Overview
Predicted 3D model of a 350-nucleotide part of an RNA (small-subunit ribosomal RNA, central domain) from a metagenome. RNAcentral holds the full RNA, with entries from SILVA. The coordinates come from a structure-prediction model, not an experiment, and the mean pLDDT is 89.
[in-house]
Context: one part of a larger RNA
RNA sequence: CUGGGCGUAAAGGGCGUGUAGGCGGCUAGGUAUGUCCGGUGUGAAAUCCCUCAGCUCAACUGAGGAACUGCAUCGGAAACUACCUGGCUAGAGUGCGAGAGAGGGUGGCGGAAUUCCUAGUGUAGAGGUGAAAUUCGUAGAUACUAGGAGGAACACCUGAGGCGAAGGCGGCCACCUGGCUCGCUACUGACGCUGAGACGCGAAAGCGUGGGGAGCAAACAGGAUUAGAUACCCUGGUAGUCCACGCCGUAAACGAUGAUAACUAGGUGUUGGGAGUAUUGACCCUCUCAGCGCCGCAGCUAACGCAUUAAGUUAUCCGCCUGGGGAGUACGGCCGCAAGGCUAAAACUC
Numbered sequence: 001c002u003g004g005g006c007g008u009a010a011a012g013g014g015c016g017u018g019u020a021g022g023c024g025g026c027u028a029g030g031u032a033u034g035u036c037c038g039g040u041g042u043g044a045a046a047u048c049c050c051u052c053a054g055c056u057c058a059a060c061u062g063a064g065g066a067a068c069u070g071c072a073u074c075g076g077a078a079a080c081u082a083c084c085u086g087g088c089u090a091g092a093g094u095g096c097g098a099g100a101g102a103g104g105g106u107g108g109c110g111g112a113a114u115u116c117c118u119a120g121u122g123u124a125g126a127g128g129u130g131a132a133a134u135u136c137g138u139a140g141a142u143a144c145u146a147g148g149a150g151g152a153a154c155a156c157c158u159g160a161g162g163c164g165a166a167g168g169c170g171g172c173c174a175c176c177u178g179g180c181u182c183g184c185u186a187c188u189g190a191c192g193c194u195g196a197g198a199c200g201c202g203a204a205a206g207c208g209u210g211g212g213g214a215g216c217a218a219a220c221a222g223g224a225u226u227a228g229a230u231a232c233c234c235u236g237g238u239a240g241u242c243c244a245c246g247c248c249g250u251a252a253a254c255g256a257u258g259a260u261a262a263c264u265a266g267g268u269g270u271u272g273g274g275a276g277u278a279u280u281g282a283c284c285c286u287c288u289c290a291g292c293g294c295c296g297c298a299g300c301u302a303a304c305g306c307a308u309u310a311a312g313u314u315a316u317c318c319g320c321c322u323g324g325g326g327a328g329u330a331c332g333g334c335c336g337c338a339a340g341g342c343u344a345a346a347a348c349u350c
Base pairs, nucleotide, nucleotide: 003322004321005320006319007304008303012318014201015200016199017198021194022193023192025088026087027086028085029084030083031082034080035077036076037075038074039073040072041071042070049065050064051063052062053061054060091191092188093187094186095184096183097182098181099180103177104176105175106174107173108172109171110154115149116148117147118146119145120144121143125136126135162169163168206247207246208245209244210243211242215241216240220236221235222234223233258317259316260315261314262313263312266295267294268293269292270291271290272289273288274287275286276285299306300305323350324349325348332343333342334341335340
């Protein structure tokens, strides 16, 4: 010496379930796989190293020794590892009792608003903008009132709030259903962690078939603006946005921060539990568990900053990076109806 890294410089897989594999709690006994000690055999010669010797020296050469870090076999050790047998409860799970929640699915219901239709009142404007015009309106608009139709989204509550693995989830009710937290400590007895492949989920846009279509609105048309205006602004407006089923499989899928476990000052706010104190009771106060934020010490960091929700100190497992461009491209393969996705170079060039 036996690599360094991944918040922002290149680099954490979009997220989960889990196969192989890797790793794995306390304790007793046994075996002896790894491990350790010793013996024997072998480890050709040359080379390397040491000591002598021969060419006048050296290179070179010769002799002797050491070494050849390995393998096989025999004997031994039993702390660790592994395996076998048994035990334990601190990890993990089950049970019992409570609790919160926009977690998911299906069906039904509700009110406000926009648009449209009908009727009424009513008359010349309305709309829109920086200003206008396109546009709508004497075939009666805009405004106001009543009734009706239909689709989509759910104001206030709403919060540094909650739930979910992530994507994401917000009117109300019912049904079906997943996860989580707290308390008790009755039960199982390491049943655990991670996870290459695999499988599943996965915003928006997009695609297929059939519905639906109020508002909004790519494309498109017109009006403006402008030197031009394939834009920003305005008037319209089709896909789409919505539903069912099937595809697609991407994202600044972000905390730009993989998962799990342990340890390492505090302060403050908030959500959901528990205990204590107190009280008529709810609060307040103290302690504690789980979550979500802010501030901050040690430490870390290139700095910014992170700081018990770590980017600190450690352990295990997975993924990924290795100068910029070429390029997340070509070719090939796999997937897809297509759009395209996944995997993934090189020449050349700086």